[in-house]
């Protein structure tokens, strides 16, 4: 210096709590609890913005911070039926439309455990929508240069 193995941390629907609600064996300028259920989601930089989807949950009230969303600008990359470059259109492991298939949740509930309690943790089976993936079909530029036939 490299490779392999093991362990731990991080990886954002996430974190926090001055309001509010709730609990107590505390008795009140005390100590605690709750405060969004999962699914999905990042090319790079900057700016703006109350950032997607649904749920048998509904204080999931209210507030603060952050954030992979969206819009705009610039750059990089992909597709546009030989290649390169420029522009244009649509996009971001990457063109558009249609069809089919696939992927399919957690809370709730029940049980166990912890706690005086509010409540928390774990296990079990059910039920979404957006999006995504795969396959098929159809459609999808202009100019210059180069190469091949």
């Nucleotide at each position: 210096a490299a490779a392999c193995a093991a362990a731990g941390g991080u990886u954002a629907g996430c974190g926090c709590c001055a309001g509010a609600a709730c609990u107590a064996u505390a008795u009140u300028u005390u100590a605690g609890u709750u405060g969004a259920c999962g699914a999905g989601g990042u090319c790079u930089a900057g700016a703006g913005u109350u950032a997607u989807c649904g749920a048998a949950a509904a204080u999931u009230c209210g507030g603060c911070g952050g954030a992979u969303g969206c819009u705009c600008u610039a750059g990089u990359g992909g597709u546009a039926c030989a290649a390169u470059u420029a522009c244009u259109a649509c996009c971001a492991u990457a063109g558009a439309u249609u069809a089919a298939a696939u992927c399919a949740a957690a809370a709730a509930a029940u049980a166990a455990c912890a706690g005086u309690a509010a409540u928390g943790u774990u296990a079990u089976a059910a039920c979404a929508g957006a999006a995504a993936u795969u396959u098929a079909a159809u459609c999808a530029g202009u100019a210059a240069u180069u190469u091949u036939u």
The RNA shown here (glmS glucosamine-6-phosphate activated ribozyme aptamer) has 149 nucleotides. The prediction has a mean pLDDT of 75. The model forms 88% of the base pairs in the Rfam consensus. Its Rfam family is "glmS glucosamine-6-phosphate activated ribozyme aptamer". Gene Ontology terms of the family: regulation of gene expression and catalytic activity. It is annotated as a riboswitch. The sequence was found by an Rfam model in a public genome assembly.